This is a predicted structure of a 385-nucleotide RNA (Bacterial RNase P class A) from Denitratisoma sp. Of the family's consensus pairs, 94% are formed in the model. RNAcentral holds the sequence, with entries from ENA. The coordinates come from a structure-prediction model, not an experiment, and the mean pLDDT is 79. A source record names the gene rnpB. Its Rfam family is "Bacterial RNase P class A". From the family's description: Ribonuclease P (RNase P) is a ubiquitous endoribonuclease, found in archaea, bacteria and eukarya as well as chloroplasts and mitochondria. Taxonomically the source falls in Denitratisoma (Bacteria, Pseudomonadati, Betaproteobacteria, Nitrosomonadales).
RNA sequence: GAAGUCCGCCAGGCAGCCGCUGUGCGCCUUGUGCGCAUGGAGGAAAGUCCGGGCCCCAUAGAGCAGGAUGCCGGCUAACGGCCGGGCGCAGCAAGUCGAAAGACCCAAGGCGACGGAAAGUGGCACAGAAAACACACCGCCGAUGGCCCCCCCAAGGGGAUCAGGCAAGGGUGAAAUGGCGGGGUAAGAGCCCACCGCAGUCCGUGGCAACACGGCUGGCACGCUAAACCCCAUCCGGGGCAAGGCCAAAUAGGGAAGCCAUGACGCUGCUCGCGUCGCUUCCGGGUAGGCUGCUAGAGCGCCGCGGCAACGCGUCGCCCAGAGGAAUGGUUGCCGGACAGCUUCGGCUGUCUUACAGAACCCGGCUUAUCGGCGGACUUCCAAC
Numbered sequence: 001g002a003a004g005u006c007c008g009c010c011a012g013g014c015a016g017c018c019g020c021u022g023u024g025c026g027c028c029u030u031g032u033g034c035g036c037a038u039g040g041a042g043g044a045a046a047g048u049c050c051g052g053g054c055c056c057c058a059u060a061g062a063g064c065a066g067g068a069u070g071c072c073g074g075c076u077a078a079c080g081g082c083c084g085g086g087c088g089c090a091g092c093a094a095g096u097c098g099a100a101a102g103a104c105c106c107a108a109g110g111c112g113a114c115g116g117a118a119a120g121u122g123g124c125a126c127a128g129a130a131a132a133c134a135c136a137c138c139g140c141c142g143a144u145g146g147c148c149c150c151c152c153c154a155a156g157g158g159g160a161u162c163a164g165g166c167a168a169g170g171g172u173g174a175a176a177u178g179g180c181g182g183g184g185u186a187a188g189a190g191c192c193c194a195c196c197g198c199a200g201u202c203c204g205u206g207g208c209a210a211c212a213c214g215g216c217u218g219g220c221a222c223g224c225u226a227a228a229c230c231c232c233a234u235c236c237g238g239g240g241c242a243a244g245g246c247c248a249a250a251u252a253g254g255g256a257a258g259c260c261a262u263g264a265c266g267c268u269g270c271u272c273g274c275g276u277c278g279c280u281u282c283c284g285g286g287u288a289g290g291c292u293g294c295u296a297g298a299g300c301g302c303c304g305c306g307g308c309a310a311c312g313c314g315u316c317g318c319c320c321a322g323a324g325g326a327a328u329g330g331u332u333g334c335c336g337g338a339c340a341g342c343u344u345c346g347g348c349u350g351u352c353u354u355a356c357a358g359a360a361c362c363c364g365g366c367u368u369a370u371c372g373g374c375g376g377a378c379u380u381c382c383a384a385c
């Protein structure tokens, strides 16, 4: 310098004018008033998918049921999130081989619900002999036993076939009971052997661990499927700011005391008694409405220290929306930016200034949407020193 990959950041700036809204101060005409000062959306405010704070209700403890999570270590208030590592998968560039097609290898980086299939149950379409206590369509063999034919005096040999043996080759499939070579055999087969692969409550070394490497043992036993049931381990009480707390009309109910016609009605035909109906005062609950919760917090910024990192600790500094049918906007100018045209290469002119989007108790994540721009890290290659 080129290419690739990943991560982080910004989301036009300044000024004038006109508006909206929170707060503070002042004024008088006390009003949803006026004036001044000052604050006023986001990286996702979104989806409401996870996790927490806070609040109310429930709750001795344990278990069952149900749900979520699931390699290892770390971070965190917590998480299904993040960081680092392991293993597996796919694979671009570069490289190797090749005439090519392509094959091998595959950096940084990408993807993985990545515990258990030797506890049990189930499933594996089509094709195929067979999809799992099994199995033979084509094929190979037919040593052994039988039958037939040929050669042969005979012994013996050759051929075909039945019983039977085999699973090497072909074929089917997403997947077919380790691979490859040699021995062996009638033909074959871990039947035997070497190498590779695989397995093990095995041993050693390294690592906190996942795991890696080496050794020993075993001919190999165990197809795939758990985002199928299931088993194992860990975690989980329910509902949400329309939570919850406070103040509190009018009207209509409720309770208490007093007064009144000594009345009406009911129990009751009569007497007594009790209750209901009227007025006044007081008390109490709920509704409308208002206040609060409500924004100083797992807060933000600089620096230092620890850590590979996520993150943690410390010093200093800062205050940064709080509405409630719901404000946060409009316009003009300058600067900046993008595009197009012209150019005497100095610039000039014109157009646009745009994306996704809009707080509603707060916070940490994930996911989704997004015009344009900036910065950093890593890897490979080229060149120079």
Base pairs, nucleotide, nucleotide: 001381002380003379004378005377006376007375008374009373010372012335013334014333015332016331017330018329020040021039022038023037024036025035026034027033028031042356046367047366049365050364051363052362053361054240055239056238057237066236067235068234069233070232071085072084073083074082075081086114087112088111089110095104096103097102115231116230120229121228122225123224124223137170138169139166140165141164144163145162146161148159149158150157151156178196179195181193182192183191197220198218199217200216202215203214204213205212206211244292245291246290247289254283255282256281257280258279259278263277264276265275266274267273299318300317301316303314304313305312306311336353337352338351339350340349341348342347